[in-house]
Context: one part of a larger RNA
RNA sequence: GGACGAACGCUGGCGGCAGGCUUAACACAUGCAAGUCGAGCGCCCCGCAAGGGGAGCGGCAGACGGGUGAGUAACGCGUGGGAACGUGCCUUUCAGUUCGGAAUAAGCCGGGGAAACCUGGUCUAAUACCGGAUACGCCCUUCGGGGGAAAGAUUUAUCGCUGAAAGAUCGGCCCGCGUCAGAUUAGGUAGUUGGUGGGGUAAUGGCCUACCAAGCCGAUGAUCUGUAGGUGGUCUGAGAGGACGAUCACCCACACUGGGACUGAGACACGGCCCAGACUCCUACGGGAGGCAGCAGUGGGGAAUAUUGGACAAUGGGCGAAAGCCUGAUCCAGCCAUGCCGCGUGGAUGAAGAAGGCCCUAGGGUUGUAAAGUCCUUUCGGUGGUGACGAUAAUGACGGUAACCACAUAAGAAGCCCCGGCUAAUUUCGUGCCAGCAGCCGCGGUAAUACGAAAGGGGCUAGCGUUGUUC
Numbered sequence: 001g002g003a004c005g006a007a008c009g010c011u012g013g014c015g016g017c018a019g020g021c022u023u024a025a026c027a028c029a030u031g032c033a034a035g036u037c038g039a040g041c042g043c044c045c046c047g048c049a050a051g052g053g054g055a056g057c058g059g060c061a062g063a064c065g066g067g068u069g070a071g072u073a074a075c076g077c078g079u080g081g082g083a084a085c086g087u088g089c090c091u092u093u094c095a096g097u098u099c100g101g102a103a104u105a106a107g108c109c110g111g112g113g114a115a116a117c118c119u120g121g122u123c124u125a126a127u128a129c130c131g132g133a134u135a136c137g138c139c140c141u142u143c144g145g146g147g148g149a150a151a152g153a154u155u156u157a158u159c160g161c162u163g164a165a166a167g168a169u170c171g172g173c174c175c176g177c178g179u180c181a182g183a184u185u186a187g188g189u190a191g192u193u194g195g196u197g198g199g200g201u202a203a204u205g206g207c208c209u210a211c212c213a214a215g216c217c218g219a220u221g222a223u224c225u226g227u228a229g230g231u232g233g234u235c236u237g238a239g240a241g242g243a244c245g246a247u248c249a250c251c252c253a254c255a256c257u258g259g260g261a262c263u264g265a266g267a268c269a270c271g272g273c274c275c276a277g278a279c280u281c282c283u284a285c286g287g288g289a290g291g292c293a294g295c296a297g298u299g300g301g302g303a304a305u306a307u308u309g310g311a312c313a314a315u316g317g318g319c320g321a322a323a324g325c326c327u328g329a330u331c332c333a334g335c336c337a338u339g340c341c342g343c344g345u346g347g348a349u350g351a352a353g354a355a356g357g358c359c360c361u362a363g364g365g366u367u368g369u370a371a372a373g374u375c376c377u378u379u380c381g382g383u384g385g386u387g388a389c390g391a392u393a394a395u396g397a398c399g400g401u402a403a404c405c406a407c408a409u410a411a412g413a414a415g416c417c418c419c420g421g422c423u424a425a426u427u428u429c430g431u432g433c434c435a436g437c438a439g440c441c442g443c444g445g446u447a448a449u450a451c452g453a454a455a456g457g458g459g460c461u462a463g464c465g466u467u468g469u470u471c
Stems, first nucleotide, its partner, number of pairs: 001471004006467005013343006019336002021301001026299003030296003035060003040057002043054004067254003076179007085171002090167008098132004107122006138147003152159003180226003187217003192214008229251004233244004256277005279290004307333001309332003315329001316327004346376004356367004380412001382407005390398001415460005420441003426455005436443002
């Protein structure tokens, strides 16, 4: 000198764009953040009807989007390769969509319980479930053969359903190389290293298991310990390098703590389930309920970080044939000089160099064209009017916002730090090694350009200084 997710002190006019719990992955009141489909199904309620509403069965979605950085030194990430895989929705192609059956929720009638909820009987539907048929292609095969599908809806034109092949997309797995510090950590390892048979998986593999062999890693740093999410990038620097990894984007990991699986194309699942634990809450004491590292918000911690706001208008997502519904994603608004950028706080003229202040050798000097005065302008702000783009066939939260026009009046708008040297800028008074200053050198003990005040000056400017961190 540069930089910052900064903080603190003094000060503070406006706008645009961005950013805003770095600490306790501490605990959380309240509201909202994931639903949707009646063109799959039977019911119930309102209604004259049309139609509307409701829970339930069923389908798809809840594995996305959003948060956080605890853990992780690892195929986690980055980069370049690989073979033994899966893939709902989407696209293309081929073939099919046949005949039957038994239940069950809701409902109704009961029972238990404070509640959460549990339970008996009876009735019913389906694109829910099951069986048969057919299936070249699909799977298994000892190559003889064996196994396996479907679902309908209606406005009659579509949307669906099943099997198979291919694509696209996304994902799982393996490997080379790279990826912090410590040797005051030198040996580590028994499913350990390899093989065979078997199991398991979508798939390779000690992934698991039985048996066999005795290997495997290590001073080119194994193991252990500490620290840490990684990257694109950011800051600095002439570069080499050093430091960092907020915002934005990609990947990973996590979801009160630990463990587990279920469902599913996909999870071992933030707002799903089960078990255990800690904590909190309800209780009729028998038993139950919960999980903000979603958006707001509260307490706490802290030097420190915002509203319990509006809208689905746009973009995107889920469901739906659609209308549409949902969407704290998102788009906006609110707060904060937190940063960057832009603008303003007036311009010209004005010497009797006014008054006042300060200094003085008492002559004067300086503040200083500065003020006043005169003339002018009206950015920003204010008031009134017109009034968008963003989205158009229609639909605008923002918003009567931006912008434009008119009006009034210099009117409403300047501070902070410094002045011994480094380092631009000096005098007087007060104080008297006191009070104090200080980044370093050092000032202060009676004339202090270094402390405090004033006048003057220098620097930056809606900021200026200080502190911290980093180059």
Molecule: small-subunit ribosomal RNA, 5' domain
Organism: soil metagenome